The RNA shown here (transfer RNA) has 71 nucleotides and comes from Polyangium sp. (in: bacteria). Model confidence (mean pLDDT): 80 of 100. The RNAcentral record of the sequence draws on ENA. Taxonomically the source falls in Polyangium (Bacteria, Polyangia, Polyangiales, Polyangiaceae). Rfam family: tRNA. Rfam describes the family as follows. Transfer RNA (tRNA) molecules are approximately 80 nucleotides in length. Its family is annotated with triplet codon-amino acid adaptor activity in the Gene Ontology.
[in-house]
RNA sequence: AUCGGGGUCGUUUAAUGGCAAAACAGCGGUCUCUGAAGCCGCCAACGCUGGUUCGAUUCCAGCCCCCGGUA
Numbered sequence: 001a002u003c004g005g006g007g008u009c010g011u012u013u014a015a016u017g018g019c020a021a022a023a024c025a026g027c028g029g030u031c032u033c034u035g036a037a038g039c040c041g042c043c044a045a046c047g048c049u050g051g052u053u054c055g056a057u058u059c060c061a062g063c064c065c066c067c068g069g070u071a
Stems, first nucleotide, its partner, number of pairs: 001070007010024004018054001026042005047063005
């Protein structure tokens, strides 16, 4: 330089046009002599800018970042 894949709560993954889901972590409660585990609840995210659309995490373009191939 070019090609391919990827970027979503603190972390790991879903959702592929129509209310962003789950697990772990964190916080609160319950339980316990205390703590852990268990149970209940809460918190928190779509890389950026545009385009398409009634509606974009999803489709398109550019840019940024990460991984890999070729040179």